[in-house]
Context: one part of a larger RNA
Molecule: large-subunit ribosomal RNA, domain VI
Organism: Candidatus Cloacimonadota bacterium
């Protein structure tokens, strides 16, 4: 634009795409087989590689808005205490996220139709003979089943609600699971969207002042303290205010 009255919402499933791997060990059994040497189908159970999705509890990485050591140097007049710059100055950890070297899962079991191949009955041909009639077996392959797309599948489905007594969108704002931008999702006061706060969690590692002890450097106690980015609850305090557009019958 189309699906021929507007739409929200829940789907069928026509087709399409993905996946399909594979080793080695125990038992069965030192069994059948074979004179030995040697050594199994079927079946069961366990273990692993390579691939593929998913994830962040483990284990680690990274985490220049988290804490915490330390040199040099300038500045707050000076101690003290904070800060600036030196690759985040340099070094120790590190919370969410994201992430693999981690952590789960997966390939199966089934069915139908088949190939080589193997059979049953069987006549042309009084015999044979797996085929001419008719009937079975039989693969990692085919179809399906597993996973994910999908009704523009123009054959353009199906249902449930609403709606011309404005349904539903859209601008506009507050955001992040979502992202260049748009789109997507989550809100917009009948509200927990996002920031604050307040509690926890969790990281760092015992602030400052103050006192004690030591000539001092420094150590101890107030203190498992003080700080604290992203986490998980709470709570309208702050901003998502008013409002405008589009919209459905020949």
């Nucleotide at each position: 634009c189309g699906g021929u009255a507007g739409a929200u919402g829940u789907u069928u499933g026509a087709a399409g795409a993905g996946a399909g791997c594979c080793u080695c060990a125990u038992u069965u059994a030192g069994u059948a087989c074979g004179a030995g040497a040697g050594g199994a189908c079927c079946g069961a159970u366990g273990a692993g590689g390579a691939c593929a999705g998913a994830c962040c509890u483990c284990u680690g990485g990274u985490g220049c808005a988290c804490c915490g050591g330390u040199u040099g140097u300038g500045a707050c007049g000076c101690c003290a205490g904070u800060u600036g710059c030196a690759a985040c100055g340099c070094c120790g950890g590190a919370u969410a996220g994201c992430u693999a070297a981690g952590u789960c899962u997966g390939g199966a079991a089934u069915g139908g139709a088949u190939a080589a191949c193997u059979g049953c009955u069987g006549a042309a041909a009084g015999c044979a003979u797996a085929u001419a009639a008719g009937c079975g077996g039989g693969a990692a392959g085919c179809c399906a089943a597993c996973u994910c797309u999908a009704a523009g599948a123009u054959u353009a489905g199906a249902c449930a609600u609403c709606a011309u007594u404005g349904a539903g969108a859209c601008u506009c704002c507050u955001u992040g699971g979502a992202g260049a931008c748009u789109a997507c999702a989550a809100g917009g006061u009948u509200g927990a969207u996002a920031g604050g706060u307040u509690a926890c969690a969790g990281g760092u590692g015992u602030a400052a002042g103050u006192c004690c002890g030591g000539u001092a450097a420094c150590g101890g106690a107030u203190u498992u303290a003080g700080c604290c980015g992203a986490g998980u609850a709470a709570u309208a305090c702050u901003a998502a205010u008013u409002a405008g557009u589009c919209a459905a019958a020949g």